The RNA shown here (c-di-GMP-I riboswitch aptamer) has 75 nucleotides and comes from an Actinomycetes bacterium. The model forms 100% of the base pairs in the Rfam consensus. Model confidence (mean pLDDT): 88 of 100.
RNA sequence: UACACGAAAAGGCAAACCCGUCGCGAGGCGGGGACGCAAAGCCAGGGGUCUUACCGAGACAGCCCAGCCGCCGAA
Numbered sequence: 001u002a003c004a005c006g007a008a009a010a011g012g013c014a015a016a017c018c019c020g021u022c023g024c025g026a027g028g029c030g031g032g033g034a035c036g037c038a039a040a041g042c043c044a045g046g047g048g049u050c051u052u053a054c055c056g057a058g059a060c061a062g063c064c065c066a067g068c069c070g071c072c073g074a075a
Stems, first nucleotide, its partner, number of pairs: 005073002012037002017032006035062001041068002045065003048060005
C1' cells in the first nucleotide's frame, strides 16, 4: 500500500407513521420522525415482488445475486 475483516473514533443514511405535493396506480419528491443500516452510496444486468388506462408500459436497490465507487484502521 492492497485485499479480507469490522473493535474504536469521526461522521453518514433514514423504516413505519404524520403533513404537503406529483402520479390512474405501485410509488416518487420535500419537511417532520427513527425501525434499523459497514455500503440502507450508485446502478434496473439477472431473479423476485408490486402497479396498470394491460400483453405494452411502469414501480421497488432498506428482497436476493452481479457490477462500480467509497470513510476509518484495532484484533